[in-house]
Context: one part of a larger RNA
Molecule: large-subunit ribosomal RNA, domain VI
Organism: Ignavibacteria bacterium
RNA sequence: CGAAAGAUACUUGAGGGGACUCGUUCUUAGUACGAGAGGACCGGAAUGAUCGGACCGACGGUGUGUCUGUUGUUUUGCCAAAGGCAUUGCAGAGCAGCCACGUCCAGAUAGGAUAAGUGCUGAACGCAUCUCAAGCCCGAAACCUGCCCCAAGAUGAGGUAUCUCACAGCGUUAAGCUGGUAAGGACCCAGAGAGAUGAUCUGGUCGAUAGGCUCGACGUAGAAGCGUGGCGACACGUGGAGCGGAACAGUACUAAUAGUCCGAGGG
Numbered sequence: 001c002g003a004a005a006g007a008u009a010c011u012u013g014a015g016g017g018g019a020c021u022c023g024u025u026c027u028u029a030g031u032a033c034g035a036g037a038g039g040a041c042c043g044g045a046a047u048g049a050u051c052g053g054a055c056c057g058a059c060g061g062u063g064u065g066u067c068u069g070u071u072g073u074u075u076u077g078c079c080a081a082a083g084g085c086a087u088u089g090c091a092g093a094g095c096a097g098c099c100a101c102g103u104c105c106a107g108a109u110a111g112g113a114u115a116a117g118u119g120c121u122g123a124a125c126g127c128a129u130c131u132c133a134a135g136c137c138c139g140a141a142a143c144c145u146g147c148c149c150c151a152a153g154a155u156g157a158g159g160u161a162u163c164u165c166a167c168a169g170c171g172u173u174a175a176g177c178u179g180g181u182a183a184g185g186a187c188c189c190a191g192a193g194a195g196a197u198g199a200u201c202u203g204g205u206c207g208a209u210a211g212g213c214u215c216g217a218c219g220u221a222g223a224a225g226c227g228u229g230g231c232g233a234c235a236c237g238u239g240g241a242g243c244g245g246a247a248c249a250g251u252a253c254u255a256a257u258a259g260u261c262c263g264a265g266g267g
Stems, first nucleotide, its partner, number of pairs: 001153001005164007015150004021049007033038001052105004060099003066093005071086006110145003117138001119136002165266001167179004184262004188204005209255003212251003218244003225238005
C1' cells in the first nucleotide's frame, strides 16, 4: 500500500515445513522344520540406544555487585573495624536465572492408491496361460492422508462474532479535497514471561509496572560492640547472630504526571 467504510477479537486451511530411526529380552516354543546339530515365520508383552522437543519440582553444573575464611600490600591519623588492588587475589559454600549429567514427552495405530512380486477368472490359440486382452484380489520404511508447526499478499487477499456511526466546509447534487470526531489505535512513560533495534507482552493513579521499604522463605555460618576466661594466639556468652543480586507476598513512599496526534461518513 492492497484486501470496496473504519475497527477489535476468534478462526478455516490452499499451500509449505518437520517428523516418520534402530535394537535387546520374555512369550508363542525348544513348537513348525530337521537324522541330528540347530532352530523359526506370524502374533503378543516389556525394556533400551540414538535423534528431536519442552521444562527446572527432584538430581547436578554455573552462578565476576551473595555470605564467609584467608595471604601480600595500600588507604581511612592510630587500635579495632572497614575499603581498594593482586586472574573474581586465593579458597569454601551458594538464591534466582541459564543449563544437562537431570526429568517428562514423541517416532505410533490406521486408511487409500501402488512398485517389484504372488494370484483369481479367462480367451486370443476347444489345451495351457497372472492379462503391454477385457475383468478382479493381494502386495513395501517409498507416494497421498493421518501426527506436530507456520500459514488469507491464498491479489483466488476467505469466514464468524462484536463495536462505531450516517459530521461539517469547498466543490455542481457527483467524483474528489480539507477539517474536527466515533469505535479504536498510537505517541510518551514504568517495565519483562519479550528482546540486537523494531516487534511481543504487562502496566500507566479507577494503578502493584519498576524501584524503595516490610514480612517470611532461601543462602551463608555465628557480625560489630560489650562482657567473661586466658600471659597470649584465641575461646565462650550476648545470639540460629549479622549480612544478603536477580525469587514470593504485602505496602503508593518514589517514578509511570500533564497531555498530544492519528483514526469512518461507505461502488